RNA sequence: UCUUAUCCAGAGCGACAGAGGGACCGGCCCAAUGAAGUCGCGGCAACCUCCACGUGGUCUCAGGUUCGGCUGACCAGCGUGGAAUGGUGCCAAAUCCGUCAGGUAAUCUGGAAGAUGAGA
Repeated sequence: UCUUAUCCAGAGCGACAGAGGGACCGGCCCAAUGAAGUCGCGGCAACCUCCACGUGGUCUCAGGUUCGGCUGACCAGCGUGGAAUGGUGCCAAAUCCGUCAGGUAAUCUGGAAGAUGAGA
């Protein structure tokens, strides 16, 4: 940089430090009752991972055959449920809200941008 999934749920204390932070812009917030950052410990979640079940696919391997993926293995498979050892991520506010298009309007629909995971 590209592809793809998710983003109205959830989860914070302590030490050091000392003025910023919430991506950008506009707002609106958070912050000396201590921001960013670093460290320690804790937690949330379930993308990768693992397990079970169901379902689909495939003759590559083994078996079987009435020559039919039939059985088992297998699969960048799919769905449901579960686990939390490991790899990430996250722990104010819906991605804090808006930004572009549609709509009279909104806890509306779609998009952009951004974040995170997985793959390339």
Annotation: The prediction has a mean pLDDT of 80. Predicted 3D model of a 120-nucleotide RNA (SAM riboswitch aptamer (S box leader)) from a marine sediment metagenome. The model forms 94% of the base pairs in the Rfam consensus. The sequence is in RNAcentral, with records from MGnify.